Context: one part of a larger RNA
RNA sequence: UGUAAGAAUGUUGAUGGGAUCUGUCUCUAGUACGAGAGGACCGAGAUGGACAUACCUCUGGUAUCCCUGUUGUCGUUAUCAACCGGCAUGGUAGGAUGGCUAAGUAUGGAACAGAUAACAGCUGAAUGCAUCUAAGCCGGAAGCUAACCCAAAGACAAACCUUCUAUUAAGGGACGUGAUAGACCAUCACGUCGAUAGGUCAGAUGUGUAAGCAUGGUAACAUGCUCAGCUAACUGAUACUAACAACCCGAAAAU
Numbered sequence: 001u002g003u004a005a006g007a008a009u010g011u012u013g014a015u016g017g018g019a020u021c022u023g024u025c026u027c028u029a030g031u032a033c034g035a036g037a038g039g040a041c042c043g044a045g046a047u048g049g050a051c052a053u054a055c056c057u058c059u060g061g062u063a064u065c066c067c068u069g070u071u072g073u074c075g076u077u078a079u080c081a082a083c084c085g086g087c088a089u090g091g092u093a094g095g096a097u098g099g100c101u102a103a104g105u106a107u108g109g110a111a112c113a114g115a116u117a118a119c120a121g122c123u124g125a126a127u128g129c130a131u132c133u134a135a136g137c138c139g140g141a142a143g144c145u146a147a148c149c150c151a152a153a154g155a156c157a158a159a160c161c162u163u164c165u166a167u168u169a170a171g172g173g174a175c176g177u178g179a180u181a182g183a184c185c186a187u188c189a190c191g192u193c194g195a196u197a198g199g200u201c202a203g204a205u206g207u208g209u210a211a212g213c214a215u216g217g218u219a220a221c222a223u224g225c226u227c228a229g230c231u232a233a234c235u236g237a238u239a240c241u242a243a244c245a246a247c248c249c250g251a252a253a254a255u
Base pairs, nucleotide, nucleotide: 001154005165006164007163008162010160011159015151016150017149018148021049022048023047024046025045026044027043033038051108052107053106054105055104059102060101061100062099066095067094068093069092070091071088072087073086074085075084113145114144119139121137122136171249172248173247175191176190177189178188179187196242197241198240199238200237201236202235203234206230207229212225213224214223215222216221
């Protein structure tokens, strides 16, 4: 900007793309076949490899500070001690939620159909025979067309259903709070008729028994209050804070 009013949902599918792989074992059956040795077609089932897609329940990985241990050094509180903090690769070490992720989990390749290739045939003349071919007819492939998955009406033959709108309406934008989204934009959720984010409260999860005091010990330390204390991204609740207020765009014929 078009799809001859303006919009909001939901569709159809012209067309395009993706996928299309394969091993081993078992049964049929030690059957058919074969003197024996050996050993099937067809059909049925099981289990893998590689590849692809999705996901994070499990198994793990990651973790720049969630918890804890600990070394050196510096600092705060007059001093000492204790506690706490800075720096040293997140100082180092042991763990670890959400998210992301593979080595983890799940799923997929199919079946059916049509027209065919090589090829195999039926009927059958030209050529009284013969001949798959000349007329006619029937089979036949991981390949082709469909089928499966994805995108898809700028598909100019510009498609379709439903609903809304004649008071600048329906609706949209901008603005703001954000994330199931993200380089920006876009998309999606929400904007007080509100749980959108933060905070708060409660829980979950993780770490592993805080500080302080008491007791015991010469002391290092141990024990008790104490499965404590702390706890990012997770879950729920709660309007305490911020989504306030104001704004902009946006419809034509017929009757």

The part of an RNA shown here (large-subunit ribosomal RNA, domain VI) has 255 nucleotides and comes from Candidatus Hodgkinia cicadicola. Lineage of the source: Bacteria > Pseudomonadati > Pseudomonadota > Hyphomicrobiales > Candidatus Hodgkinia. The prediction has a mean pLDDT of 87.